[in-house]
Predicted 3D model of RNase P RNA and transfer RNA as a complex of 471 nucleotides. The prediction has a mean pLDDT of 77. It holds a member of the Rfam family "Bacterial RNase P class A". By type it is a ribozyme.
RNA sequence: CAAGGGGGCCAGGCGACCGCGGGCAGUAUCCUUAGCGGGAUGCUGCUUGAGGAAAGUCCGAACUCCACAGAGCACGGUGCUGGGUAAUACCCAGGCGGGGUGACCCGACGGAAUAGUGCAACAGAAAGCAGGUCGCCGGUCUGCACUGCGGGCCGGCAAGAGUGAAACGGUGGUGUAAGAGACCACCAGCAGGCCAGGUGACUGGACUGGCUGGGCAAACCCCAUCGGGAGCAAGACCGAGCAUGAGGAUAGGCGGGUAAUCCGCCAGGGGACUGCUCGUCCCUUACCUCGGGUAGGUCGCAGGAGGCGCCGGGAGACCGCCGCCCUAGAUGGAUGGUCGCUGCUCUAGGAUCCCAUAGAGUACAGAAUUCGGCUUAUCGGCUACCUUGGACA
RNA sequence: CGGGAUGUAGCGCAGCUUGGUCAGCGCGCCGUGUUCGGGACGCGGAGGUCGGAGGUUCAAAUCCUCUCAUCCCGACCA
Repeated sequence: CAAGGGGGCCAGGCGACCGCGGGCAGUAUCCUUAGCGGGAUGCUGCUUGAGGAAAGUCCGAACUCCACAGAGCACGGUGCUGGGUAAUACCCAGGCGGGGUGACCCGACGGAAUAGUGCAACAGAAAGCAGGUCGCCGGUCUGCACUGCGGGCCGGCAAGAGUGAAACGGUGGUGUAAGAGACCACCAGCAGGCCAGGUGACUGGACUGGCUGGGCAAACCCCAUCGGGAGCAAGACCGAGCAUGAGGAUAGGCGGGUAAUCCGCCAGGGGACUGCUCGUCCCUUACCUCGGGUAGGUCGCAGGAGGCGCCGGGAGACCGCCGCCCUAGAUGGAUGGUCGCUGCUCUAGGAUCCCAUAGAGUACAGAAUUCGGCUUAUCGGCUACCUUGGACA
Repeated sequence: CGGGAUGUAGCGCAGCUUGGUCAGCGCGCCGUGUUCGGGACGCGGAGGUCGGAGGUUCAAAUCCUCUCAUCCCGACCA
């Protein structure tokens, strides 16, 4: 210098005018109150007002209600090991497999001979305790015919060919009629227990065995482990208004009791926002459908698993102590528009560089109960580090 | 804001659960026959990378992940 790798950070700046949401203060009018005070509307001033993803809603929680959240089955999620965390499918470290010369990157990475079932189209003889189409070899019969070329039958084999995504180890040799782990050497791979290292996943070593017994579990399934449901339109309070309206369904029995009412028990039904069973609680004018009314206010709701910095612990994720700081909160939903100067990038004119000028570009996107992650979108720029190659000293 | 569903030929839909030989049906379109001509009818044909991207697998419309678009439902009171 060029190409690349992983990480951290920024998301243009300044000013003027107009406008919008929130908060505070002042003031005018109106309402209310005995008064203090409170409320509504308007005006003025000050102050404050999006993000790294606010997004997708893919995970995990907080919070709220349903029963102080129950049991079993079903169903669903997760899936190497150890740790971090409130928790996770996230993060850190390690192992194994794959990719890259490398820095590094990717992995839904439990179980496929010892639990079972299933699938593999087409092609091919055969697709799952293998099989034998072409082929190779031996025997026998026989045709043409003469030491050759064929055909039938019986038997042996799986080297070679061919099909396929996949055909039951690879190479070389011995051996044989031809062949074959039939045998031998080396290599790859499997299982078993043993030894050594490691918390563990796993790794290394020698031995034994049968000689190779493949793929798919993002197919059913098995194993381990986790999960109750719904979601701030959750939910709580205040106020206003309408029709204890119509239909469906259920209103059974016994006892107490003077009768209605009521109480208790049994049975039936409904609900408690998941399919079934059980159990618990509540209701039994419950519940379902249609119809009716209101679409107002307050809280939930902004100080929290919060941010930044020093120090300490740890390999790291992270944790602990101390100090400092905190500044959106709408409810048809604000955070905008115009102008001026300027920053950055690119292009242009006569050939390089600089300056100037002109033009173009300056992203993705926008809070809505709140956090922790992941994923996706994103014009560009800054920063320290690492790898490979080249040149020079 | 929250929850759910769908996307396959010009239009409306199957197929997905159980991956293959499977991309099909109706209407529409094109050609042709019939008719004086048109419609109807008969015969024949074209038209799809299954919304997009990636992954698992020998193989994906189908299974998994991400993404895009469209549609539906959800307030309170009595």